[in-house]
Molecule: small-subunit ribosomal RNA
Organism: Dehalococcoidales bacterium
């Protein structure tokens, strides 16, 4: 540079974030199954479960050319019998041709022949067939995967340790004999299966002899090769061992011319020996691939040797003897699981999973054992025995083995036809034809998979109808349909119609070859004939199948579903349902508006399929070789010594194991990839190539690792000279203190606590002095100082002893590092034995505290704590950080050395080594943090982790006296558990600050009576709402009716009210009468208006409009539900000072910064500083009111001056100065002065001023919180009611009354009450109104009517106050409730249920428990006045107005609320949080469990089938050998070799007995665990969690837990010390 290849994530822990970490999803695949659906074709594929049991049929036969028979047919001969027909064949002679073998023609005579029939017997032949003998094959092909963890398999070697039928090549041979046995015949037994006896017989069956180049063996020996045992090749002598014939043809002989027998030659097929090849097989070895150590030791033929046996062959394979070995932490032995592989699936790859179809190997054939035959088996469709099962039986006995193809039953979620054919391919037999072949080729069934095709195409807007939705306009379904124009795949109908067939056979032609004969004879030519091998031609052979393919016909006709639509994840609306029914892969949906359930419309995806379930890989870097981690997330052994192992400094040389390069062999085929080709394409199939990353081997290289060797000194160590130290062990010794004892002094308490009590003390304590005893621990020094591996070590002295540091650089020469096992050390508690015992102190007792208090506190106090010896072996045994080495900025302390500078010493300074702290560059980290003492950068070794819980539990094993320790699971269950950091919130954490928050004060509430609201209760109804602060004199600024929503009763149904429409009518209403409680009903009364037209000219007819009524339809109506569907409005934190944004900067990020800090303020108010700079909403100001002044204006207001006038009066003229009214302005800004402060902001003080630091008051309420309040103010979505949940009416209720609470009024009196007199306001209201004067009434009020639509008149007399009188501390001349009587007023109406007046009555109450409220100045307190609502009024309420008018604030410790900063947190619904354990109930899995049942396995013994092997007197026995020749029998007898039966022996399956191991099932009962709706008891933990927590251990306790001892910080807060940073 080119080419090729090539890796995607998401959801879920949180309020949010980063990380860790698990769970889940998207992809691909399948021998699949299930649900819904289903048109066609091609190619594949189909019992994964019960290696469960099998009915029926088929799956291995063939050869007559090995053999003897049987049967059938034919021929021929013979014989016997019967009965015919025809008329000529052949040959000879003769003639012709030829050299000849031979060929052609062929008369006559004569001769005889030929043809054909029936029947019987029979010899023989031919053809066919085949039970038997014999040969070959049944060891292949086909099935299955039970067993097997093994040389079984893969791969590569070896076999000098082997065999190999059929096949191929080569050499040699094939000779002479013999005796049987089947079949068959006869005859028994038996139901059958079958079997016995006698007799005959053939062979390629069996046996003996001969021969033997070579072969085998033995002895001797040559050469060659090899590391070698040995192998190969020769020589010599000896020994041993073979055979089978058959078919066809020709010729000859015997025979009779036939048949037959026999000989020779040829062909083909067979046979024997030997050598070689090929193929197949055996054995051996290297190497590779599962799990478990909770299996750690296994092994007696075991390991080896010698010898023998056995095998094709090596070998303990077997046996005898000898030796005592062999295997194992690199995992033996045992357990579990499993056929292995080429491959297949997945994956970027490395890997992971898998081994169905196809191919290779292995194993098995009902279960177990055994051999026989054979080239090959320990034999699927052979045998024997045993066992289980099934079947037949005459009960005596027999038969069987589908894991062959179909098929059946069973099992199961689940897997096909009892099909066709040998046409093709292949196999067995045969010379061949051929036969056999459920191998195979085909067809059938199944969407089981892959692939292809179709279910139509074009046009078509009124955007049809219908559906669905709708904001009612419309939208969508949707060019979709219809309609119009086309096409013709598949399916349907009807015709044509392949390839797959080559071979074989038959016929013909012909070639080669061979034999014989003739001529010639060197070749050669010719004739006759024949087998084999070919060539050509013709005929014949197809299950599939009339199939593929194709012509024509017809007609859009017959052919679409499934899943999904909350996020992941493409795709949304309505209705139904209402935590129900249901969904769900994870997160999670559903409790009345569900995009998540069910249905529908619509949409998305895939499509003859679509979903679901299961399994595997992927994603998952979540076992990390590629490619992870261990301070705090899971994870460093408590520490050391050290074995194996792993790793290892530097130079030279050698070797070549690792490594690298090249070559060779192998890595089967198929598969995969690629290039081509064939089925119309594809799937599928065929050919070539690449690839198969491996193994073996040959040659080479020598850098690196390794090995050998020679060196080196930088690692390590030794020697020498010095140093520091609570290093260890032992012995001795010292003082202070506590306690106890004795004595003295002394007297009433001591002690203890938050406060107390128990306890001690008048028998003299405590206190104090003196003396003594005893034990334990060592103040100060003392220090992030020292030593040690860790645990740990602290008075002083001595003895013994380990390690370490520095200097010098002499010596050794890699001697090193780490370290599984193993061994040792190892705080405290605890255990055993013996001592000791002062103090302290589990347990225990007592006292307190408390709801309880098995605790915290107090008083006692035993084990223990101490010593000696032994055990235990654990801790937050921590730096939560394994060890070693090297490298990578510094600064500053400190400990112990050394050196330098310096005249010496000390100090300072500089350099350096070893330790020990802190801060920090780079770098690392999720962050926190670490940072030459690494958590940085690297190397080496060890240990450990893989979600939480269950659980450091159970079981097993090892250790321990015990307590217990070490090792260490699973079922089940959850979707999290967790780390660091962030923002909040919270803390019985800290700091700073504010507020009538406390304190200091004043007055109340809580007690009484009454009013009012609420709860509760009651009721026909007591309508509804509001419920801590922030409901409760609240909605309600007016419940007798009305209001009114509630209850009872009576009515109405297009309605009390709105709009539209249809039909009819023409009025309706007022008034009056009757009934009724009324609503209402009936009657009376009254009899529409306008316009047009017609007309009988009558308001006669008709039409329209308006209005009204009646009837009908749309609709009205609802104070019915939901304030958790909403708008709007409101409360509250809070008038608190906060809440945010833009840009920048910091942080991976949430987020931070700004907004923190120093000051200051009422204030995030302002100033200064600062990685921030600015800005917004809030604060403040702007607005209203009030306080001062000015100005303008001057009636209804005012009256100083002038005049008039009255009993009096701004009453009048007049005036607008003043007050006032209401418009406009001014004024206050820390502006000025001083001090403080930082030269700031500001604070303090002062001046001036009406007012001073926001002058007073009001309006104004940030981001937000409380699903706060309100659907009954109004509006409004949805739901609900529609002769009622609407509407009208009367009456009742909202006013009830044992009680409880809130808010108020009036009081309890003398700062008062009462009587008389007398003074001064402001805000407001008034025509359906306020109402004056006058008169009447004790009074409420009545009467009266002037004035006033208001600065004019009226309400309107303000009250407290002031002056005077009385009352004199009493339930009163206080207080006024309650009750009686009599009235007034409003109103249709005061009974339930009004207010007021007068007379009478005269209750409780004497200042209020616990507790609690308001208020900081014109405030509190106190006094009256007005207004809204309103006919009247339950108003003592509410909203305003003015009069009189205080006290107190040291201060911020505490209570409450709030703000800022900081800290801790396991909280985030945010402390009203979270959360632990027992107990009770339900469910689930597992553990223990007296036992019991089953499986499996070991071991010892018993019995012992078949069978191999061995032994065997007697018995049986044709061939071979020997003997006799005996004798009734010569086809003989006897003996031997060999063989056999039987018997015996070894081994030996099944079985039995005993005893172990392991596994599983069931089990009374027991113990814990998990999960469950809001159960019970406590409150242990999280904040200082209210006693800091936790770890180990011991004791105790309902439970969490408590306490003791030691340890840790993963403890808050304050103080001190030390160190560090900045200045």
């Nucleotide at each position: 540079u080119c080419u090729u290849u090539g890796g995607a994530g998401a959801g879920u822990u949180u309020g949010a974030u980063c990380c860790u970490g698990g769970c889940u999803c998207a992809g691909g695949a399948c021998g699949a199954a299930c649900g819904c659906u289903g048109g066609c074709a091609g190619c594949g594929u189909g019992c994964c479960u019960a290696a469960u049991a099998c009915a029926u049929g088929c799956a291995a036969g063939u050869c007559g050319a090995a053999c003897g028979g049987g049967c059938u047919a034919g021929c021929c001969g013979a014989u016997g019998g019967c009965a015919g027909a025809u008329g000529g064949c052949a040959g000879a002679a003769a003639g012709g041709g030829g050299c000849g073998a031979c060929c052609c023609u062929g008369a006559a005579a004569g001769u005889u022949a030929u043809c054909a029939g029936c029947u019987a017997u029979u010899a023989g032949c031919u053809a066919g067939u085949u039970a038997g003998u014999g040969g070959c094959g049944g060891a292949c092909g086909g099935g299955u995967g039970a067993g097997u963890a093994a040389c079984a398999c893969g791969u590569g070697a070896g076999u000098a340790a082997u065999c190999u039928g059929c096949c191929c090549c080569u050499c040699a041979g094939a000779u002479c004999g013999g005796g049987a046995c089947a079949a068959c015949a006869c005859u028994g037994c038996g139901a059958a299966a079958g079997u016995g006896g006698u007799g005959c017989u053939a062979a390629u069956a069996c046996c003996g002899g001969a021969u033997a180049u070579g072969c085998u063996c033995c002895u001797a020996u040559u050469c060659u090769a090899g590391u070698a045992g040995u192998a190969g090749u020769g020589u010599a002598a000896g020994a041993g061992g073979a055979a089978a014939g058959g078919u066809g043809g020709c010729c000859g002989a015997a025979g009779c011319u036939a048949a037959u027998u026999u000989g020779g030659c040829c062909u083909c097929c067979g046979c024997u020996g030997a050598g070689g090849g090929a193929u197949g097989a055996g054995c051996u070895c290297g190497u590779g691939g599962c799990u478990u150590a909770u299996u750690a030791g296994c092994u007696a033929g075991u390991u080896g040797g010698u010898g023998a046996g056995g095998u094709a062959a090596u070998g303990g394979c077997u046996c005898a003897c000898c030796a005592a070995g062999g295997c194992g932490a690199u995992g033996a032995u045992g357990g579990g699981u499993a056929g292995c592989u080429g491959g297949c699936c997945u994956g970027a790859g490395a890997g992971g999973g898998u081994g169905g179809c196809c191919g290779g190997c292995c194993a098995c054939a009902c279960u177990g054992g055994c051999a026989u035959u054979g080239a090959g088996a320990u034999a699927c469709g052979g045998g024997c025995c045993a066992g289980a099962c099934u079947c037949c039986u005459a009960c005596g006995g027999g038969a069987g083995g589908c894991a062959g193809c179909a098929g059946u039953a069973g099992g199961g979620a689940a897997u096909u036809u009892u099909g066709g054919g040998c046409a093709a391919u292949g196999g067995g037999c045969g010379a061949a034809a051929g036969c056999c072949u459920g191998a195979c080729c085909c067809a059938g069934c199944g969407a089981c998979g892959c692939u292809g095709c179709g279910u139509g195409g074009g046009u078509g807007a009124u955007g049809a109808a219908g559906g669905c939705c709708u904001u009612c306009g419309g939208g969508u379904u949707g060019u979709a349909a219809a309609g119009c124009c086309c096409u013709g795949u598949c399916a349907g109908g009807u015709g044509g119609g392949a390839a797959g067939a080559a071979g074989g056979u038959c016929a013909g032609u012909u070639g080669c070859u061979c034999u014989c004969c003739u001529g010639g004879u060197u070749u050669c030519a010719g004739g006759a004939g024949a087998u084999u091998c070919g060539a050509c031609u013709g005929a014949u052979u197809g299950a599939c199948g009339g199939u593929a393919c194709u012509g024509c016909c017809a007609g859009a006709g017959g052919a679409a579903g499934c899943c999904c639509c909350g996020g992941c994840u493409a795709a949304u609306u309505c209705c139904g349902u209402g935590c129900c029914a249901g969904c769900a892969g994870c997160c999670g949906c559903g409790g009345u508006a569900a995009c998540a359930c069910g249905g529908a419309g619509g949409g998305g995806g895939c499509g003859a399929g679509c979903g679901u379930u299961g399994u595997c890989c992927g994603g998952a870097a979540u076992u990390a070789c590629u490619g992870g981690g261990c301070g705090u997330a899971a994870a460093g052994c408590g520490c050391g010594c050290g074995u194996a192992g792993g790793c290892g400094g530097u130079g030279g040389g050698g070797c070549a194991a690792g490594u690298c390069a090249u070559g060779u062999g192998u890595g089967a085929a198929a598969u995969c990839a690629u290039c081509g080709g064939g089925c119309u394409c594809a799937a599928c199939c065929c050919g070539g190539u690449a690839a198969c990353u491996g193994c073996a081997u040959a040659u080479g290289a020598a850098a690196c690792u390794g090995c050998c060797u020679c060196g080196c000194u930088a690692g390590a160590g030794u020697a020498u000279a010095g140093g520091a130290g609570a290093g260890g062990a032992a012995a001795g010794u010292g003082g202070a203190a506590u306690u106890c004892c004795c004595g003295g002094u002394g007297u009433a308490g001591c002690g203890g606590u938050g406060a107390a009590a128990u306890g001690c003390g008048u028998a003299g304590a405590u206190a104090u002095c003196g003396g003594g005893a005893g034990g334990a621990a060592c103040a100060c020094c003392g220090g992030u100082g020292g030593c040690g591996a860790a645990g740990g070590c602290g008075g002083c002295u001595u003895u013994c002893u380990g390690g370490u540091c520095u200097a010098u650089g002499a010596c050794u020469g890699a001697c090193g590092c780490u370290g599984a096992a193993g061994c040792g050390c190892g705080a405290a508690a605890g255990c055993c034995a013996g001592g000791g015992g002062a103090g302290c102190g589990a347990a225990u007792g007592g006292g307190a505290u408390u709801a309880g208090a098995u605790a915290c506190c107090c008083c006692a106090g035993u084990a223990g704590u101490c010593c000696u010896g032994g055990c235990u072996g654990u801790a937050a045994a921590c730096g939560a950080u394994g060890g070693a080495c090297a490298c990578u900025a510094g600064g500053u302390g400190u400990u112990g050395g050394a050196g330098g500078u310096a005249u010496u010493a000390a100090a300072c300074c500089c350099u350096u080594c070893a330790g020990u702290g802190c801060c920090g560059a780079a770098g690392c980290u999720a962050a926190c943090g670490c940072g030459u003492u690494a958590a940085g950068u690297g190397u080496c070794c060890c240990g450990c982790c893989u979600g939480g819980g269950g659980a450091g539990u159970a079981c097993g094993g090892c250790c321990g006296c015990a307590a217990g320790g070490c090792u260490g699971a699973a079922a089940c269950u959850c979707a999290a558990a967790g780390g660091a950091a962030u923002u909040g919130a919270c803390g019985g954490g800290g700091g700073c600050c504010c507020g009538c928050a406390c304190a200091a004060g004043c007055g109340g509430u809580g007690g009484a009576g009454c009013a009012u609201g609420u709860g509760g209760u009651u009721u026909a109804a007591u309508u509804c709402g509001a419920u801590g602060c922030a409901a409760c004199g609240c909605g309600a600024a007016g419940a007798a009716c009305c209001u009114u929503a509630c209850c009872g009763g009576g009515g109405c149904u297009u309605g009390a009210c709105a709009u539209c429409u249809c039909u009819c009518u023409g009025a309706a209403a007022a008034g009056c009468c009757u009934g009724g409680a009324a609503a209402c009903a009936g009657g009376u009364g009254g009899u529409c208006u306008c316009c047009g037209c017609c007309c009988u000219c009558g308001a006669g007819g008709u039409g329209g409009a308006g209005c009204a009524g009646a009837g009908g339809g749309a609709c009205a109506g609802g104070u019915g539900g939901u304030g958790c569907a909403u708008g709007g409005c409101u409360g509250u934190c809070g008038u608190c000072a906060g809440c945010u944004c833009g840009u920048g900067c910091c942080g991976u990020g949430a987020g931070g910064u700004g907004u923190u800090g120093g000051g200051u303020u009422a204030a995030g108010u302002c100033c200064c500083g600062c990685a921030a700079c600015g800005a917004g909403c809030g604060c403040a100001a702007c607005c209203c009111u009030u306080g001062u002044c000015c100005u303008u204006a001057g009636u209804u207001g005012c009256c100083a001056u002038c005049a008039g006038g009255u009993a009096g009066a701004g009453c009048u003229g007049g005036g607008c100065a003043c007050u006032c009214u209401a418009g406009g302005g001014a004024g206050a800004c820390u502006g000025c002065c001083g001090g403080c402060g930082a030269c700031a902001a500001g604070c303090c003080g002062g001046a001036g001023g009406a007012a001073g630091g926001u002058g007073g008051g009001g309006a104004c309420g940030a981001c937000g919180u409380c699903a706060a309040g309100u659907c009954c103010g109004c509006a409004u979505g949805c739901c609900c009611c529609u002769u009622a949940u609407g509407u009208c009416c009367c009456g009742g209720g909202c006013u009830a009354c044992a009680c409880a609470c809130g808010u108020g009024c009036u009081a309890c009196a003398a700062u008062g009450g009462u009587c008389g007199g007398u003074a001064c306001a402001g805000c407001g209201g008034g025509u359906u109104g306020c109402c004056a004067a006058g008169c009447u009434g004790u009074g409420a009020a009545g009467u009266g009517g002037a004035g006033c639509u208001a600065a004019u008149c009226c309400c309107u007399g303000a009250a407290a106050g002031c002056c005077g009188g009385c009352c004199u501390c009493a339930g009163u001349u206080c207080g006024g409730a309650u009750u009686g009587g009599a009235g007034u007023c409003u109103g249709c109406a005061a009974c339930u249920c009004g207010a007021c007046u007068c007379c009478a009555u005269g209750a409780a109450g004497u200042c209020g428990g616990a507790a609690u409220c308001g208020c900081u100045a014109g405030u509190a307190a106190u006094c009256g006045c007005g207004g809204a609502u309103c006919a009247g009024c339950a108003a003592c309420g509410c909203c305003g107005c003015g009069g009189u008018g205080a006290a107190u604030a040291c201060g911020u410790u505490c209570c409450c609320g709030g703000g800022c900063c900081u800290u801790g947190u396991a909280c985030a619904c945010a402390c009203c949080g979270c959360c632990u354990g027992u107990c009770a109930c339900g469910c689930c899995a597992g553990c223990c469990g007296a036992g019991u049942c089953a499986g499996u396995u070991g071991u010892a013994c018993c019995c012992g089938a078949a069978g191999u092997c061995g032994u065997u007197g007697g018995c049986c026995u044709a061939a071979c050998c020997c003997c006799u020749g005996a004798u009734u029998a010569a086809u003989a007898g006897g003996g031997g070799a060999g063989g056999g039966a039987g018997a015996c022996g070894c081994c030996g399956a099944a079985g039995g007995u005993g005893u172990g191991g392991c596994u599983g099932g069931c089990a009374a009962g027991g113990g814990g665990g998990g999960c469950g709706a809001a159960g019970u008891c406590a409150u242990a933990a999280c904040a200082a969690g209210g006693u800091a927590g936790c770890c180990g251990u011991a004791c105790c306790g309902g439970a969490a837990g408590g306490u003791g001892c030691g340890g840790c910080u993963g403890g808050a807060u304050c103080a001190c010390c030390u160190c560090c940073u900045u200045u």